[in-house]
Molecule: c-di-GMP-I riboswitch aptamer
Organism: Gammaproteobacteria bacterium
RNA sequence: AGAUCUUAAUGCCACACCUGUUGUAAAGCAGGGCCGGAAAGCUUCAGGUCUCUUGAUUAUUUAAGAGAUAGCUGGGCCGUAUUU
Numbered sequence: 001a002g003a004u005c006u007u008a009a010u011g012c013c014a015c016a017c018c019u020g021u022u023g024u025a026a027a028g029c030a031g032g033g034c035c036g037g038a039a040a041g042c043u044u045c046a047g048g049u050c051u052c053u054u055g056a057u058u059a060u061u062u063a064a065g066a067g068a069u070a071g072c073u074g075g076g077c078c079g080u081a082u083u084u
Stems, first nucleotide, its partner, number of pairs: 003084001012037002017032006035071001041077003045074003048069009
């Protein structure tokens, strides 16, 4: 310096839910909270799921576009401690 593992210690993040706030909505942000996480750090490149608009359709539904989800999966990038 690189790779791998996750045994210990010190730490890190913060599900659901509640309050406030933004948004048509999905959902985001802040505070509280703490289910879990070894990348639960960053990133919409691919897929999945969700929302809105438009078109088609008797309806169900479906196609396209715009968004959301990184704690849905995969990919890309950066990174810490101990042991080997």